[in-house]
Molecule: transfer RNA
Organism: Candidatus Omnitrophota bacterium
């Protein structure tokens, strides 16, 4: 330098042929227990890496860019 993959909650990951974002774990509160843990109920938490564009509407489509990983030279 070229090619490919990937970036979404504190962590691990879903999400879709565009319609306003979820799960598990973790965390807060509660029930239970002599107490702790476990179990159960409930709640909090996101500028969807960043900029721009298309659209009534973008995590999703287009474009530029940044980070990480892999391959080729």
């Nucleotide at each position: 330098g070229c090619c490919g993959a990937u970036g979404u909650a504190g962590c691990u990951c879903a999400g879709u042929u565009g319609g306003u974002a979820g799960a598990g774990c973790a965390c807060g509160g509660g029930u239970u227990u002599u107490g702790u843990a476990a179990a159960c109920c409930u709640g909090u938490g996101g500028u969807c890496g960043g900029g721009g564009g298309u659209u009534c509407g973008a995590u999703u489509c287009c474009u530029c860019u940044c980070g990480u990983c892999g391959g080729c030279u």